[in-house]
Context: one part of a larger RNA
RNA sequence: UGCUCGAUGUCUGAAGGGAAGGAGCCUUUAGUACGAGAGGAACGGGGGUUCGUGACCUCUAGUUUACCGGUUGUCUGGCAAGGCAGAUGCCGGGUAGCCACGUCAUACGCGAAUAAAAGCUGAAAGCAUCUAAGCUUGAAGUCGCCCCUGAAAAUAGACAUCGUUAUUAGGCCUCUCCUAAAAGAGGAGGUUGAUAGAACUGGGAUGUAAGUGCCAAGCUUCGGCGAGGCAUUAAGUCCACAGUUACUAAACGGCCGAAGG
Numbered sequence: 001u002g003c004u005c006g007a008u009g010u011c012u013g014a015a016g017g018g019a020a021g022g023a024g025c026c027u028u029u030a031g032u033a034c035g036a037g038a039g040g041a042a043c044g045g046g047g048g049u050u051c052g053u054g055a056c057c058u059c060u061a062g063u064u065u066a067c068c069g070g071u072u073g074u075c076u077g078g079c080a081a082g083g084c085a086g087a088u089g090c091c092g093g094g095u096a097g098c099c100a101c102g103u104c105a106u107a108c109g110c111g112a113a114u115a116a117a118a119g120c121u122g123a124a125a126g127c128a129u130c131u132a133a134g135c136u137u138g139a140a141g142u143c144g145c146c147c148c149u150g151a152a153a154a155u156a157g158a159c160a161u162c163g164u165u166a167u168u169a170g171g172c173c174u175c176u177c178c179u180a181a182a183a184g185a186g187g188a189g190g191u192u193g194a195u196a197g198a199a200c201u202g203g204g205a206u207g208u209a210a211g212u213g214c215c216a217a218g219c220u221u222c223g224g225c226g227a228g229g230c231a232u233u234a235a236g237u238c239c240a241c242a243g244u245u246a247c248u249a250a251a252c253g254g255c256c257g258a259a260g261g
């Protein structure tokens, strides 16, 4: 843009795609059938394994230049707090997110037409013959039942509801955002509000802040200096998560928008 009035929502399913499953093992059937014995099955049932596929992050593990802590050299006069040493100085931990080495699922089967093959009836060819006419079976294969996309399927679909000159159905922009995201798009909101921030609470990371008090190895020019430890302190700092709360910002607004009767 089209779909011959304009919309919103729910569907149908032409067509397309998929491999979404595959294979061992153990056990039972059963020391049964069979067999003189020696030996020794199967149909069916149950369990788990492995490979593949899909989804997820409760657990386990990885990452985690969010974050917390330790520490070396040097600089900011000292402390505190920091800069640089990589585009984390190094080291110890590490939530969310993302992930596999982790977790869950991947069922039972049924129908249709067939292949090789097995047959029925049956002539040509008084017989015989599964085939020539006709008919019945028959596979992990084919087509469906399953999963995904899918009204631009031009035969351009269906249903429900709303609106058609307006007091307008509906949509878009601006605005707050993220289950989404290269831009568009999609989705959640917009005060009749928990959409984002902030605050508080919960949960979580790190591991006990600064200051002060006490103890103190050691050094000393005997005046002092003082690493370190303990207490205050499960402290301090921080969070991508959840909840509560309108405190802040979603204000005020703008634009598009439809025939016939």
Base pairs, nucleotide, nucleotide: 005163006162007161008160009159010158011157015149016148017147018146021051022050023049025047026046027045028044034039052106053105054104055103056102060100062098063097067093068092069091070090071089072085073084074083075082076081109145110144111143112142117137118136119135120134170256171255172254173253175189176188177187178186195249196248197247198245199244200243201242202241203239204238205237206236211232212231213230214229215228218225219224

Overview
This is a predicted structure of a 261-nucleotide part of an RNA (large-subunit ribosomal RNA, domain VI) from Thermoplasmatales archaeon AK. RNAcentral holds the full RNA, with entries from ENA.